[in-house]
RNA sequence: CGAGUCGAUUGGACGGCCGCGGCUCCGCUUGGCGGAGGCGAGGAAAGUCCGGACUCCACAGGGCACGGUGCUGGGUAACUCCCAGGCGGGGCAACCCGACGGAAAGUGCAGCAGAAAACAAACCGCCGAAGGUCUUCGGACACAGGCAAGGGUGAAAAGGUGGUGUAAGAGACCACCAGUGCCCCGGGCGACCGGGGCAGCUUGUAAACCCCACCGGGAGCAAGGCCAAGCAGGGAUCAACGGCCCGUUGAAUAUCCCGGGUAGGCCGCUCGAGCGGACUGGAGACAGUUCGCCUAGAUGGAUGGUCGUCGUGUCGGGCCGGCGUAGCUGGGCUCGACAGUUCACAGAAUCCGGCUUACAGAUCGACUCGCAGU
Numbered sequence: 001c002g003a004g005u006c007g008a009u010u011g012g013a014c015g016g017c018c019g020c021g022g023c024u025c026c027g028c029u030u031g032g033c034g035g036a037g038g039c040g041a042g043g044a045a046a047g048u049c050c051g052g053a054c055u056c057c058a059c060a061g062g063g064c065a066c067g068g069u070g071c072u073g074g075g076u077a078a079c080u081c082c083c084a085g086g087c088g089g090g091g092c093a094a095c096c097c098g099a100c101g102g103a104a105a106g107u108g109c110a111g112c113a114g115a116a117a118a119c120a121a122a123c124c125g126c127c128g129a130a131g132g133u134c135u136u137c138g139g140a141c142a143c144a145g146g147c148a149a150g151g152g153u154g155a156a157a158a159g160g161u162g163g164u165g166u167a168a169g170a171g172a173c174c175a176c177c178a179g180u181g182c183c184c185c186g187g188g189c190g191a192c193c194g195g196g197g198c199a200g201c202u203u204g205u206a207a208a209c210c211c212c213a214c215c216g217g218g219a220g221c222a223a224g225g226c227c228a229a230g231c232a233g234g235g236a237u238c239a240a241c242g243g244c245c246c247g248u249u250g251a252a253u254a255u256c257c258c259g260g261g262u263a264g265g266c267c268g269c270u271c272g273a274g275c276g277g278a279c280u281g282g283a284g285a286c287a288g289u290u291c292g293c294c295u296a297g298a299u300g301g302a303u304g305g306u307c308g309u310c311g312u313g314u315c316g317g318g319c320c321g322g323c324g325u326a327g328c329u330g331g332g333c334u335c336g337a338c339a340g341u342u343c344a345c346a347g348a349a350u351c352c353g354g355c356u357u358a359c360a361g362a363u364c365g366a367c368u369c370g371c372a373g374u
Base pairs, nucleotide, nucleotide: 001370002369003368004367005366006365007364008363009362010361012310013309014308015307016306017305018304020040021039023037024036025035026034027033028032042345046356047355049354050353051352052351053350054220055219056218057217066216067215068214069213070212071085072084073083074082075081086100087098088097089096090095101211102210106209107208108205109204110203123151124150125147126146127145132141133140134139159177160176161175162174163173164172178202179201180199181198182197183196184195185194186193187192224267225266226265227264233258234257235256236255237251238250239249240248241247274293275292276291277290278289279288280287281286312339313338314337315336316335317334318333319332320331321329322328323327
């Protein structure tokens, strides 16, 4: 210098004018209005995919069913998340990816091609020893049948190489190699790793059924709670049933009371597993101690509009620099024009921890590979 990998930060700044939603204070005054001060979107507020807090409902205990998770150890309120490690795969490497328990409990499935695809199989091919016929006694012919070595098909043809063996062959047998299972020894908390021995044991598939282990009640802030107009209902009132009490029926709607509860209002609501700094423990996720800070709370749903300066981007001109003169240039400075939903992605709605997805540009750190120079 070029090409890359990982992690982190940021993602316009300042000001003027006019507005909007909460909070505090002051004044007018109690309907509310006016003034001042301070606060007012994000790293993802998004998707609503996981996990919790919180609320209401349900609930003796156990099992079945259903759903989820699935290497090991740790972290956490919890997780399908995070950290560290193991194994497998990809990359020259930094590094990245993995639902990564069980296929020796059982069942199922394996398209196309191919003769045959899981109790394997005879298309081409090899053999045809024994028995049969013929014979010039070398053998030839046909059938029954045997074979999984070679060809061809396929993702895969039932481990690989060499030998023994045989009519021809074959883990049929032997040696070595690869894998698997079991046993022993050593290392590790463990997943697992290393070494040795034994067994001819050797296709794949469980985000197919299934088996094993662990986890899981349901609904969600439109949860849920409180206050409570109007209308309807009941009572107090009046009249009738001979008088009184009860009761029944009727009338009236002026006033008062009552329960449930609609409109509406309030709470829930934002101080919290909170944020920032320092120190301590830890390999890390994280935990602890201490100091400081307060940071939206709308509900037909505020967080906006406009102007200016600077920054930024694009285009064009000039100067300088770099390269090998022509010329090129993604570097620097400067001038002009253009660009404002303040520039990419995007807009809170109970709140947190994650994951996933979207994202112009800028900055920082660590590391890898290649080329060149010293």

Bacterial RNase P class A from an Acidimicrobiia bacterium, 374 nucleotides, folded computationally.
The sequence is in RNAcentral, with records from ENA.
The model forms 93% of the base pairs in the Rfam consensus.
It matches the Rfam family "Bacterial RNase P class A". Gene Ontology terms of the family: dimeric ribonuclease P complex, tRNA processing and ribonuclease P activity. Rfam's curators write: Ribonuclease P (RNase P) is a ubiquitous endoribonuclease, found in archaea, bacteria and eukarya as well as chloroplasts and mitochondria.
The gene name in the source record is rnpB.
The organism belongs to Acidimicrobiia, within Bacteria.